[in-house]
Molecule: transfer RNA
Organism: Chloroflexota bacterium
């Protein structure tokens, strides 16, 4: 330099292909239970979906540009 994959809650990941209410588990917070803690159970907060632009009635999802991370290939006089 070229190609491929990936980026969504504090963390790990769904939802993307086939556009239509942004979700789960863990963590956090509150409560129940317990002599207390842990475990367990109930409730609950938390999002600029990497950034910018476009298409569309409508974009996490499609298109373009850029960025981060991972991998492959090439170059290496």
């Nucleotide at each position: 330099g070229c190609c491929c994959g990936u980026c969504u809650a504090g963390c790990u990941c769904a939802a993307c292909c086939u556009g239509g209410c942004a979700g789960a588990g863990c963590a956090g917070c509150g409560g129940a239970c317990u002599c207390u803690u842990a475990a367990u159970c109930c409730g609950u907060u938390g999002g600029u979906u990497c950034g910018g632009g476009g298409u569309u009635c409508g974009a996490a999802u499609c298109c373009c540009c850029g960025g981060g991370c991972g991998g492959g290939c090439a170059c290496c006089a």